[in-house]
Context: one part of a larger RNA
Molecule: large-subunit ribosomal RNA, domain VI
Organism: Vulcanococcus limneticus LL
RNA sequence: CGCAGGAAUAUUGAGAGGAUUUCUCCCUAGUACGAGAGGACCGGGAGGAACGCACCUCUGGUGUACCAGUUAUCGUGCCAACGGUAAACGCUGGGUAGCCAUGUGCGGAGUGGAUAACCGCUGAAAGCAUCUAAGUGGGAAGCCCACCUCAAGAUGAGUAUUCCCAUGGCGUUAGCCAGUAAGGUCACGGGCAGAACACCCGUUGAUAGGCUCUACGUGGAAGCGCAGUAAUGUGUGAAGCGGAGGAGUACUAAUAGACCGAGGG
Numbered sequence: 001c002g003c004a005g006g007a008a009u010a011u012u013g014a015g016a017g018g019a020u021u022u023c024u025c026c027c028u029a030g031u032a033c034g035a036g037a038g039g040a041c042c043g044g045g046a047g048g049a050a051c052g053c054a055c056c057u058c059u060g061g062u063g064u065a066c067c068a069g070u071u072a073u074c075g076u077g078c079c080a081a082c083g084g085u086a087a088a089c090g091c092u093g094g095g096u097a098g099c100c101a102u103g104u105g106c107g108g109a110g111u112g113g114a115u116a117a118c119c120g121c122u123g124a125a126a127g128c129a130u131c132u133a134a135g136u137g138g139g140a141a142g143c144c145c146a147c148c149u150c151a152a153g154a155u156g157a158g159u160a161u162u163c164c165c166a167u168g169g170c171g172u173u174a175g176c177c178a179g180u181a182a183g184g185u186c187a188c189g190g191g192c193a194g195a196a197c198a199c200c201c202g203u204u205g206a207u208a209g210g211c212u213c214u215a216c217g218u219g220g221a222a223g224c225g226c227a228g229u230a231a232u233g234u235g236u237g238a239a240g241c242g243g244a245g246g247a248g249u250a251c252u253a254a255u256a257g258a259c260c261g262a263g264g265g
Base pairs, nucleotide, nucleotide: 001153005164006163007162008161009160010159011158015150016149017148018147021049022048023047024046025045026044027043033038051107052106053105054104055103059101060100061099062098066094067093068092069091070090071086072085073084074083075082076081112144113143118138119137120136121135165265167178168177169176170175183260184259185258186257188202189201190200191199207253208252209251210249211248212247213246214245216242217241218240223236224235225234226233227232
C1' cells in the first nucleotide's frame, strides 16, 4: 500500500516446510524344514545407537568482581583494617541466576487409501488354455492421508462475534480539508521477548529500583576477650558479606503529555 467505511478479538486451511532411520537380544521354538550340520516365516516383548525437539530437577561446564586466600607495589599520617594496579579477573580455591552438554525428558506410534514389481479369482476373443480384453482381490522403508510447525498478499486477499459512527469548513455534484469516535501509536517503567523492528505486561499497579525476610554461595568478618615470647589459635558466632533467584512492602520512578485514526461505506 492492498483486501471498496474505520477497528478489536477469535478462527478455516488452499498451500508450504519438518519428521519418516537402524541394530541387538528374549519368547514363540531348537518348533516348521533338514540325513545331519544348521535353522526360520508369522506374531509378541525388551534394551540400545545415531539424529531431532525441549529443559536445567540431578551430574557437570561457564559464571570479568559474589565470597574467601595470597604475592609485589602504591595510597588512606603510623599500627591494625581497607582501597588501587600487576594485559583488559594479578594469581589461586569455590560459586547463585542465566546460557549450555557430557546431564534430563520426549519423538520417529497407530490406523487408513490408491498403487509398483509380483501373486491371484472369474473369464472370453480362440468350445481348450489364459491374472485381462469387460469385471474383481492381495501387495512395499516408496505415494496420499495421518503426526508437528507456518500459513488469507490464498490480489481467488476467506469466515464468525463485538465496538464506533448524521461534527465543522471549502466546493454545483464528485470530492478535498480540520477536529474527533471505537481503536491505536509515540513517550514512560519493564520482560523469561528481542540484532533493529516486532511481541508481551504495566497506577483498577508489585513494572523496575530501594528496603525487609529468605533460598543459595562463600566459609567463620571487624572489634574485643582469652592462650601463646611470637607466628598463630580460640570464644563472642553456622559469623560476616553477597549479581541476576523467591516472597512481601507503593518508599522512589512508571509522570506530564503529544499524535494518528471513519463520516454511512